[in-house]
Molecule: transfer RNA
Organism: Desulfallas thermosapovorans DSM 6562
RNA sequence: GGGUGCAUAGCUCAGGGGGAGAGCACUUCCUUGACGCGGAAGGGGUCGUAGGUUCAAUUCCUACUGCACCCA
Repeated sequence: GGGUGCAUAGCUCAGGGGGAGAGCACUUCCUUGACGCGGAAGGGGUCGUAGGUUCAAUUCCUACUGCACCCA
C1' cells in the first nucleotide's frame, strides 16, 4: 500500500427495513440469625462518527475512526 471481518446495555453477544433485545452483572423486595443460593420486580442504550437512499435506517450504500486478521 491492497483486501476481509468486527463495532448494539457495565461484560459476552443476538437482531440485517417499521416494537432495541437475551444471558451474566447492578438496584429494591421476599426468603435466612447473617451471607450465599433461590423467587419477584426494576433501572440502565445518541445501535462507533459523518453523509446518502427510503414514507421510514441498528439494519441498505459511501467515506472516516478504532480493533483483529490476510497478502505484498